[in-house]
Molecule: transfer RNA
Organism: Kofleriaceae bacterium
RNA sequence: GGGGGCAUAGCUCAAUGGUAGAGCAUCGGACUCUUAAUCCGCUGGUUGACAGUUCGAGUCUGUCUGCCCUCA
Repeated sequence: GGGGGCAUAGCUCAAUGGUAGAGCAUCGGACUCUUAAUCCGCUGGUUGACAGUUCGAGUCUGUCUGCCCUCA
């Protein structure tokens, strides 16, 4: 330098172009003499950035950024 893949909550990952979710973690509560474990509940998002298409984009298109794989 060529080709390909990935980027979504603190972490690991979902989401058919039509209200962004789960598990774990954090926090609150129950239980317990206390802690842990267990159970219940909540909070937490500029979907990497900027544009484009569309009535509507996490999803489709382009460019850029970062990481990974591959060819030389």